[in-house]
Context: one part of a larger RNA
Molecule: small-subunit ribosomal RNA, 5' domain
Organism: metagenome
RNA sequence: GGAUGAACGCUAGCGGCAGGCUUAAUACAUGCAAGUCGAGGGGUAAGGUACCGCUUGCGGUACACACGACCGGCGAACGGGUGCGUAACGCGUAUGCAACCUACCUUCAACUGGGGAAUAGCCCCGAGAAAUCGGGAUUAAUACCCCAUAAUUUUAUGAAGUGGCAUCACUUUAUAAUUAAAGCUCCGGCGGUUGAAGAUGGGCAUGCGUGACAUUAGCUAGUUGGUGAGGUAACUGCUCACCAAGGCUACGAUGUCUAGGGGGUCUGAGAGGAUGAUCCCCCACACUGGUACUGAGACACGGGCCAGACUCCUACGGGAGGCAGCAGUAAGGAAUAUUGGUCAAUGGGCGAAAGCCUGAACCAGCCAUGCCGCGUGAAGGAUUGACGGCCCUACGGGUUGUAAACUUCUUUUAUACGGGAAGAACACUCCGAUCGAGCAUCGGAAUUGACGGUACCGUACGAAUAAGCACCGGCUAACUCCGUGCCAGCAGCCGCGGUAAUACGGAGGGUGCAAGCGUUAUCC
Repeated sequence: GGAUGAACGCUAGCGGCAGGCUUAAUACAUGCAAGUCGAGGGGUAAGGUACCGCUUGCGGUACACACGACCGGCGAACGGGUGCGUAACGCGUAUGCAACCUACCUUCAACUGGGGAAUAGCCCCGAGAAAUCGGGAUUAAUACCCCAUAAUUUUAUGAAGUGGCAUCACUUUAUAAUUAAAGCUCCGGCGGUUGAAGAUGGGCAUGCGUGACAUUAGCUAGUUGGUGAGGUAACUGCUCACCAAGGCUACGAUGUCUAGGGGGUCUGAGAGGAUGAUCCCCCACACUGGUACUGAGACACGGGCCAGACUCCUACGGGAGGCAGCAGUAAGGAAUAUUGGUCAAUGGGCGAAAGCCUGAACCAGCCAUGCCGCGUGAAGGAUUGACGGCCCUACGGGUUGUAAACUUCUUUUAUACGGGAAGAACACUCCGAUCGAGCAUCGGAAUUGACGGUACCGUACGAAUAAGCACCGGCUAACUCCGUGCCAGCAGCCGCGGUAAUACGGAGGGUGCAAGCGUUAUCC
C1' cells in the first nucleotide's frame, strides 16, 4: 500500500447493487417449510344445491360441480441447511468396467385373455386419563394371489462365425425348461405388461496430486495371497471353511495433532504466500450411537425400530419430542436481520386438465457491512479586505478571507401534487386453420402482477432539506500562542514532558480524506 462475512469510537443526506451467528454440530416456546390424484376404489364426516317433513333449526332423501378420514398410485432419496466427522480413492485430474444398476422421459417391437381369496373404511362390542389398541360381522379396487399366452428374457446343453492384451466378448442358430399385465373415460384419449435401444442419474476400480510432527520407527491374524462356497446390481477377505506365510515401511509405514476438498478469493511484477464467507461442483452429517425395512433410488433432516442423554404430559398404569429448513427465543459472544408478502415470474411434486402444494424462488423490512454513483449549490463580489476571534503581533499591523454580507442564477436531491410502466404471453385454457399428424405450426378469444401506485415522467416551491473525522517532532502533507512543569499525559518506531514543549491539554491556523473518518484484529 492492498484486502476483510469484520468489530469498536465519533459522525451521518439520498440512491443502485451485493452481503449479513466466523462463537455453543448449545437448548429450543409458537407458526409455517411435502404433498397431490374422485379420470384407480369402497364410500359420504363437514359444507353446497334441490326437494320433503315438521319441533323453525333440526331431521330425511337426491345430486356432483364437493370431499374429512380410509384403501390404492406417484412424490416424499429432489429442493433447503450445516461443516461434526474425515488426511481418505474424501476431493482434484486422467482413465477403465470384457465386473454393474437406472423410476419418470424418448424411439422401436409385441401384448393387455380367464379366474380367485382377502382387508381397511363404514357398522357393532370392549379396554384406556391420553397416545392408542383389541374382538366380531361385512365390502371394493389400477391393492393381493392363481392360471393361460410370449420372445429379441433368463437358465442349461450343443453347433458355426467374428473379434480381443488375458480371464474371454459379440453375432447367428438348435433343443429343453422358465417368467407378464389393469383398467379408467367427457369416446378425443389417458393408462398397464414384456423386450431392445437411447438419454439422464448413479455404483465400483486404477495412475498421479492433495496438511504438521521422527522429541512418533517399526506396524499388521481377515492381516497378505490361493482354492471352494455364500453374498451383492456388480468386482473384491465383502463374509465364511480350508491351505500357504505373507503384506506395509526412512521415496516416512504406524501413531498423535490439525483440517471438509475443489472451481475460486486476497495479495504479489511474477514465482510464490495466505485463504476456502457469499455463488457453483463433490463429500459428510441430521439430539448421540446402532440397525434394517420400503423402494428404481435411502441405511432416509421434517420415516421405522433398539439403546442412551435431555425436555414435556400423566388419572403414576403409561405416553410424546428432536429448527445444522424459514422466521423467531434463550444462552454464548466484540459481533451478524422480520415470528413480513406472493405463488405474478422461474423451477419442482401430483394431476388428462382446471388446479392444489411449494419459508425452493421472487419480493419487501432491518443494518454506512462493503462497492459504485449523486448531493450538501453556481457565477460575480475588496480604494469600508466589514463585525467577531479565550487568533498572532516588532502595536504599525497581519490572519481567518471572496470567506461573509450583497447582486444575479440554478433546482439534482428533499417536500407537495398529478400521470404511470416493462417484467406477461411465444405460458396455460378455449376456438379455428394447415400439414410434416406432433399437444407441431399459424391465427383468434378470454384471463392472470406479490413487488407497487414502486421505478420512471411532469408540475410547483425555494439556497431552500444535507459535513464530518483524523492528523500537524522525524518517518509523513500540515505551526503558532496559552496552560502544565519527569506531574498530568502522549507513543506505530525513534522517542516527547524536570518553567520559553511545533511531541502532553486547550485555542487559532493549517494538512489529508470525505458520508464517512479513525482505531483494533487478521492475511499478502